[in-house]
Molecule: RNase P RNA; transfer RNA
Organism: Armatimonadota bacterium
RNA sequence: GGAGUAAGUCAGGUGGUCGCCCCGCAUGCGGGGAGGAAAGUCCGGGCUCCACAGGGCACGAUGCUCGCUAGCGGCGAGGGGGAGCAAUCCUACGGAAAGUGCCACAGAAAAGAAAACGCGAAUCCUUCGGGACGCAAAGCUGAAACGGUGGUGUAAGAGACCACCAGCUCCGCAGUGAUGCGGAGGCUUGGUAAACCCCAUCGGGAGCAAGGCCGAAUAGGAAGGGGAUGAAGCUGCCCGCCGACCCUUCGGGUAACGGCCGCACGAGGUGCGGGGCAACCCGCAUCCCAGAUAGAUGAUCACCCACGACAAAACCCGGCUUAUCGACUUACUCCACAG
RNA sequence: GCCCCCGUAGCUCAGUGGAUAGAGCGCCUCCGUCCUAAGGAGGGCGUCGGGAGUUCGAAUCUCUCCGGGGGCG
Numbered sequence: 001g002g003a004g005u006a007a008g009u010c011a012g013g014u015g016g017u018c019g020c021c022c023c024g025c026a027u028g029c030g031g032g033g034a035g036g037a038a039a040g041u042c043c044g045g046g047c048u049c050c051a052c053a054g055g056g057c058a059c060g061a062u063g064c065u066c067g068c069u070a071g072c073g074g075c076g077a078g079g080g081g082g083a084g085c086a087a088u089c090c091u092a093c094g095g096a097a098a099g100u101g102c103c104a105c106a107g108a109a110a111a112g113a114a115a116a117c118g119c120g121a122a123u124c125c126u127u128c129g130g131g132a133c134g135c136a137a138a139g140c141u142g143a144a145a146c147g148g149u150g151g152u153g154u155a156a157g158a159g160a161c162c163a164c165c166a167g168c169u170c171c172g173c174a175g176u177g178a179u180g181c182g183g184a185g186g187c188u189u190g191g192u193a194a195a196c197c198c199c200a201u202c203g204g205g206a207g208c209a210a211g212g213c214c215g216a217a218u219a220g221g222a223a224g225g226g227g228a229u230g231a232a233g234c235u236g237c238c239c240g241c242c243g244a245c246c247c248u249u250c251g252g253g254u255a256a257c258g259g260c261c262g263c264a265c266g267a268g269g270u271g272c273g274g275g276g277c278a279a280c281c282c283g284c285a286u287c288c289c290a291g292a293u294a295g296a297u298g299a300u301c302a303c304c305c306a307c308g309a310c311a312a313a314a315c316c317c318g319g320c321u322u323a324u325c326g327a328c329u330u331a332c333u334c335c336a337c338a339g
Numbered sequence: 340g341c342c343c344c345c346g347u348a349g350c351u352c353a354g355u356g357g358a359u360a361g362a363g364c365g366c367c368u369c370c371g372u373c374c375u376a377a378g379g380a381g382g383g384c385g386u387c388g389g390g391a392g393u394u395c396g397a398a399u400c401u402c403u404c405c406g407g408g409g410g411c412g
Stems, first nucleotide, its partner, number of pairs: 001335010012304007020033006035310001039321002042319005047207004054239004059203005064078005079093001080091004094198002099196002101192003118135003123132003147165006166188001168185007211261004221250006233241001268287008340411007349364004357395001366382005388404005
């Protein structure tokens, strides 16, 4: 100097003039006012209600190990496998010998299968072409062919035997563990579970438009059916619980479907110290930082700048995913050159 | 703000792991008729909404993105 890898910060700023919303004090002062994704609504919760969410089945979700967390399908650190020269990155990663399915076409044959082509001594048969018999090594087909490669051996072959690998079983060591290393030993038991399933763990349901309070109005109307032999109630079913209403039709009122709460003090932010590889935890101090409801940030002037992309809260958080203009900082890897 | 469905031929729809992806209507060519229609014969109907993944193989299974529709007051 070039090419990369991993992470972090910022998201226009300053000063005026009008115009908005909230809070406090009070009649004009003070303070505050959209994001890193506010998005998609994919997960997990907090919270609220349905009973006092109880038990079981069904169903659904997750899936290497150990930690963090309120919890998760998240995060951190490791392990196995894969990609890359490397820094690093990806990983829906339990079980196929518990069972049931599927593996089309091709191929002889796709799971206890298989001999069509092919190779071959002895023995038997022969119409002298061959057949019976032996082989699963080589070849064809395919995504995949009952361990692989190289040799010995054989009629030809074969873990039949040997060496080195892979797998499996047992033992020892290290580790919390997933695993790793070493030794011994039969010789050897396709794939597929984002197929059904088995195992482990977790899960009641709805969702702030949840749910409360107040106000206003009307007809606490009519008919039929069910109900203490137990209504309604809880995704579905059963048990248990509860204890009086429930369902259908017709008709009337509320219609700008009114106002208030829920509504922001939080698993909160920041600074410092301690523990931990880290995620994160603990302690001390300090701060209050949007709450609309036909829905608040607009307009204008001046200067600065790297300079504007994707783009606006609606109960609140922790994540995931998607969209995205640029600027800066730090650490590391590889290549080339120079000293 | 939240909850739930759909996307296959020009149109309306089947197809839920096996390789040529289907039906009806519509369209094109020929026959037929003076010309049409009916009728008969034949035929193309196609990024299975886009992308990534699982699998030997995906319209189908999974994730994500885009578009359309419905409900909650």